[in-house]
Molecule: THF (Tetrahydrofolate) riboswitch aptamer
RNA sequence: UGCAGAGUAGGUCCCUAUGCGUUAAGUGCCCGCCGGACAGAGAGUUGCCGGCGGGACGAAAAGCACCGCCUGUGUGCUUGCGGUAUACGGACCGCAUCUCGCUGCA
Numbered sequence: 001u002g003c004a005g006a007g008u009a010g011g012u013c014c015c016u017a018u019g020c021g022u023u024a025a026g027u028g029c030c031c032g033c034c035g036g037a038c039a040g041a042g043a044g045u046u047g048c049c050g051g052c053g054g055g056a057c058g059a060a061a062a063g064c065a066c067c068g069c070c071u072g073u074g075u076g077c078u079u080g081c082g083g084u085a086u087a088c089g090g091a092c093c094g095c096a097u098c099u100c101g102c103u104g105c106a
Base pairs, nucleotide, nucleotide: 001106002105003104004103005102010093011092012091013090014089016087017086018085019084020082021081022080029055030054031053032052033051034050035049036048040100041099042098043097061079062078063077064076065075066074
């Protein structure tokens, strides 16, 4: 000097558990504002994540018991449902990009 490679945060999915909702919050989508993170170092986006505000769309309940004069409401349990939340474990993906560094080979 050239070629090749490793590694993060994080993301997605699966499993289990515990919750939340099922009187619709949450998830997903759009807009605005603010903030954060992005391999060992530096920089860092029109990408990623989060918070707040606004907007559009939109759903799966059922059974049993208790309470109660009855209905309804309510409470508990069970089975479901939700592009539901968190956590353990597993699989896969993974620095937008730039410079340097690290490992191997020449």